[in-house]
RNA sequence: CGGAGUGUAGCUCAGCCUGGUAGAGCACCGGUUUUGGGAACCGGGGGUCCAAAGUUCGAAUCUUUGUACUCCGA
Numbered sequence: 001c002g003g004a005g006u007g008u009a010g011c012u013c014a015g016c017c018u019g020g021u022a023g024a025g026c027a028c029c030g031g032u033u034u035u036g037g038g039a040a041c042c043g044g045g046g047g048u049c050c051a052a053a054g055u056u057c058g059a060a061u062c063u064u065u066g067u068a069c070u071c072c073g074a
Stems, first nucleotide, its partner, number of pairs: 001073007010026004020057001028044005050066005
């Protein structure tokens, strides 16, 4: 320098192709249970989706540019 992939909750990821209320597991908080802890069960909080712009009634999703990381090539 060229090509490809990834970026969504504290962590690991789904949702994107086909635009329409942002989700799961673990973790965290409260409760029940226990002498206590753990486990189990019940309930709850937490993310304007890497950044900017564009299209649209409506964008995590489509388009453009930028950015961080990973891989391949030179």
Notes: This is a predicted structure of a 74-nucleotide RNA (transfer RNA) from Devosia sp. YR412. The RNAcentral record of the sequence draws on ENA and Rfam. Its Rfam family is "tRNA". It is annotated as a transfer RNA. Rfam's curators write: Transfer RNA (tRNA) molecules are approximately 80 nucleotides in length. Its mean pLDDT, the model's own confidence on a scale to 100, is 83. Lineage of the source: Bacteria > Alphaproteobacteria > Hyphomicrobiales > Devosiaceae > Devosia.